This is a predicted structure of an 87-nucleotide RNA (c-di-GMP-I riboswitch aptamer) from Sediminibacillus terrae. Its mean pLDDT, the model's own confidence on a scale to 100, is 83.
RNA sequence: UCAGUAAAAAGGCAAACUUAUUGAAAAGUAAGGACGCAAAGCAACAGAUCUAAAGCGCCUAGGUGCAAGGAUGGCUGUGCUGCCUGA
Repeated sequence: UCAGUAAAAAGGCAAACUUAUUGAAAAGUAAGGACGCAAAGCAACAGAUCUAAAGCGCCUAGGUGCAAGGAUGGCUGUGCUGCCUGA
């Protein structure tokens, strides 16, 4: 530097769900809990997906449509960093 989780060895993270809490929501945080993960470590740059408070339009006093500046890294790409083994 490249490849890999085949065989190991040391380990690591933590889905769904529950409780508490933040938030308009998506979702986040903490504790419990393990579906799984060779980067399921970090970073919202590009795409994709989710939500729609504010805003704008329509209809009428309640709905509805559009729409990220919000969210997702365990959606993909990309960048940076890392354990072990082999070459």